[in-house]
């Protein structure tokens, strides 16, 4: 350099062949329980879906460019 896969919450990931609420588990905060802690239970906060542009009435999803990570190959 070429090809392929990936980037979504603090972490690990899901998601829809474009449709108006973006989710799970763990972690975190508050509450309940307990003599107290842990576990279990309830509630909550936390995301400009890597970046920029394009297509579209509408983009996490499609297209182009670009940054980063992993693998294969020269």
């Nucleotide at each position: 350099g070429g090809c392929g896969g990936g980037g979504u919450a603090g972490c690990u990931c899901a998601g829809u062949u474009g449709g108006u609420u973006a989710g799970a588990g763990c972690a975190c905060a508050g509450g309940a329980u307990u003599c107290a802690u842990a576990a279990c239970c309830c509630u909550g906060a936390g995301g400009u879906c890597g970046g920029c542009a394009g297509u579209u009435c509408g983009a996490c999803c499609c297209u182009g460019c670009u940054c980063c990570c992993c693998g294969c190959u020269a």

Transfer RNA from an uncultured Cytophagales bacterium, 74 nucleotides, folded computationally. It was read from a public genome assembly. Its mean pLDDT, the model's own confidence on a scale to 100, is 82. It matches the Rfam family "tRNA". Rfam classes the family as a transfer RNA.